[in-house]
RNA sequence: GGCCCCAUCGUCUAGUGGUCUAGGACGCAACCUUCUCAAGGUUGAGAUCAGGGGUCCGAAUCCCCUUGGGGCUA
Numbered sequence: 001g002g003c004c005c006c007a008u009c010g011u012c013u014a015g016u017g018g019u020c021u022a023g024g025a026c027g028c029a030a031c032c033u034u035c036u037c038a039a040g041g042u043u044g045a046g047a048u049c050a051g052g053g054g055u056c057c058g059a060a061u062c063c064c065c066u067u068g069g070g071g072c073u074a
Stems, first nucleotide, its partner, number of pairs: 001073007010026004018057001028044005050066005
């Protein structure tokens, strides 16, 4: 240099065009429980989906470019 794959709450992830203003687990906060802590229970906050552009009535999802990471190849 060429080709391929990946990027979604703090972390790990679900989603594959529309009932999803993105769900779950762990973690975090408050409360309950307890003499206290842990465990357990209830509730809550937390991602506009790496950035930009395009297609479409509608995009996390399809297309292009860029950025970052990984792999194969010379």